[in-house]
RNA sequence: GCCCUCGUAGUUUAAUGGAUAAAACUCAGGCCUCCGGAGCCUGCAAUGCAGGUUCGAUUCCUGCCGAGGGCA
Numbered sequence: 001g002c003c004c005u006c007g008u009a010g011u012u013u014a015a016u017g018g019a020u021a022a023a024a025c026u027c028a029g030g031c032c033u034c035c036g037g038a039g040c041c042u043g044c045a046a047u048g049c050a051g052g053u054u055c056g057a058u059u060c061c062u063g064c065c066g067a068g069g070g071c072a
Stems, first nucleotide, its partner, number of pairs: 001071007010025004018055001027043005048064005
């Protein structure tokens, strides 16, 4: 330099055009307990950035940024 894949809660993954973006773990609060743990309930928290297509974008297209891989 060229090509490919990926980027979503603090972490690990879903959602592949139709909605209020789902779950597990973590965290906070509550119940329980002598205390803690376990268990149960509730809550907080996210689409890398900028454009485009579309009635509608996490999803499709372009560029940039970042991570990984392959070739030279």
Transfer RNA from a Minisyncoccia bacterium, 72 nucleotides, folded computationally. Taxonomically the source falls in Minisyncoccia (Bacteria, Bacillati, Minisyncoccota). It matches the Rfam family "tRNA". The sequence is in RNAcentral, with records from ENA.